Predicted 3D model of a 78-nucleotide RNA (transfer RNA) from a Methanobacteriota archaeon. The coordinates come from a structure-prediction model, not an experiment, and the mean pLDDT is 81. Its Rfam family is "tRNA". Gene Ontology term of the family: triplet codon-amino acid adaptor activity. Lineage of the source: Archaea > Methanobacteriati > Methanobacteriota.
RNA sequence: GCCCUCGUAGCCCAGCCAGGAUAAGGCACCGGCCUUCUAAGCCGGGGAUCUCGGGUUCAAAUCCCGACGGGGGCACCA
Numbered sequence: 001g002c003c004c005u006c007g008u009a010g011c012c013c014a015g016c017c018a019g020g021a022u023a024a025g026g027c028a029c030c031g032g033c034c035u036u037c038u039a040a041g042c043c044g045g046g047g048a049u050c051u052c053g054g055g056u057u058c059a060a061a062u063c064c065c066g067a068c069g070g071g072g073g074c075a076c077c078a
Base pairs, nucleotide, nucleotide: 001074002073003072004071005070006069007068010027011026012025020058029045030044031043032042033041051067052066053065054064055063
């Protein structure tokens, strides 16, 4: 340099192919119940610029283009 792939809550991820409006789940966090206390367990709650910008569309996490970042492969290495 080229190609592929990924980017969604503090962390891990589903949803993307095939657009449909309130973005799901687990862990963690907060509150309560239980317990002598803690842990575990049970109940409830908060938390998301869906990496960024643009486009298409009535409608974009999803499709298209560009950029940025992570990972992998290939090439170059006089």